[in-house]
RNA sequence: GGGGCGUUAGCUCAGUUGGGAGAGCGCAACGCUGGCAGCGUUGAGGUCGCAGGUUCGAUCCCUGUACGCUCCA
Repeated sequence: GGGGCGUUAGCUCAGUUGGGAGAGCGCAACGCUGGCAGCGUUGAGGUCGCAGGUUCGAUCCCUGUACGCUCCA
């Protein structure tokens, strides 16, 4: 220098016909219980790495770029 993969909630990760942003764990409140544990219910929490483009509409398609892993030179 070139190729491939990854980047989504605090953590680990789903999310392909382009239209609802999600799960588990964690966190908060409430309830059950003798109970700072356990179980249940409800809830908070996200610039979908960043910047552009296409589109009525983008996590998803296109271009550039940053970081990490990996292969080639």
Molecule: transfer RNA
Organism: Pseudobdellovibrionaceae bacterium